Notes: A computed fold for a 98-nucleotide RNA, annotated as TPP riboswitch aptamer (THI element). It matches the Rfam family "TPP riboswitch aptamer (THI element)". About the family: Vitamin B(1) in its active form thiamin pyrophosphate (TPP) is an essential coenzyme that is synthesised by coupling of pyrimidine and thiazole moieties in bacteria. Its mean pLDDT, the model's own confidence on a scale to 100, is 76. It was read from a public genome assembly, where an Rfam model found it.
RNA sequence: UCAUAUUGCCAGGGGAGCCAAGGCUGAGACUUACGUAAGUAGGACCCUCAUUACCUGAACCGGAUAAUACCGGCGUAGGGAGGCAUUGAACGCAUCUU
Numbered sequence: 001u002c003a004u005a006u007u008g009c010c011a012g013g014g015g016a017g018c019c020a021a022g023g024c025u026g027a028g029a030c031u032u033a034c035g036u037a038a039g040u041a042g043g044a045c046c047c048u049c050a051u052u053a054c055c056u057g058a059a060c061c062g063g064a065u066a067a068u069a070c071c072g073g074c075g076u077a078g079g080g081a082g083g084c085a086u087u088g089a090a091c092g093c094a095u096c097u098u
Stems, first nucleotide, its partner, number of pairs: 001089003007085004011048004017024002030043005054079003060073004
């Protein structure tokens, strides 16, 4: 300098839908605190360079469903949040020995 599976540390990004209220999909639709409420913050969970967190197009298109961002398409689309340790290789420098 380049690469780095797994792991660790620190930092950062993200969503929270439908409802027959029984439940459905999902990693997550939950929980705690504050608040009259809207909501805010923490925890949990997923993701951090990417065809796989998530957002946009989108009040999109096709199918299914009690219903839904449920499934598929769009989609190798356009955006989207990383450093260190560790490990490996190459090169350079210094010292020692022959």